A computed fold for a 101-nucleotide RNA from an uncultured Planctomycetota bacterium, annotated as Glycine riboswitch aptamer. Rfam family: Glycine riboswitch aptamer. Rfam links the family to the GO term glycine biosynthetic process. Its mean pLDDT, the model's own confidence on a scale to 100, is 83. The sequence was found by an Rfam model in a public genome assembly.
RNA sequence: GCACCCACAGGGGGAGAGUCUGGCGGCCGCAAGGCCAACGGCGCCGAAGGGGCAAGCGCAACGCGCGAAACUCUCAGGCAAAGAGGACCCUUGAUGGGCGA
Repeated sequence: GCACCCACAGGGGGAGAGUCUGGCGGCCGCAAGGCCAACGGCGCCGAAGGGGCAAGCGCAACGCGCGAAACUCUCAGGCAAAGAGGACCCUUGAUGGGCGA
């Protein structure tokens, strides 16, 4: 001490599923009525997070342990548009760490 790897930070991209239904309450309206909506009902989604395990490996061994995910479960979260969030991908880096041409 380049590249490279990890973390972190900035920028960009980024899906799915109900404009279902009831509705505390609020807003608009002369009224009829309309809009928003806590919280629920039924139905659904999986790409924040969380849970589960296969091959295989280990052990004092017929049991126990370790063991991944975009698989799976849907606890959480989410389900018009908008907004927020968003695994993951790209990019940038006078940052921190690893490695050491």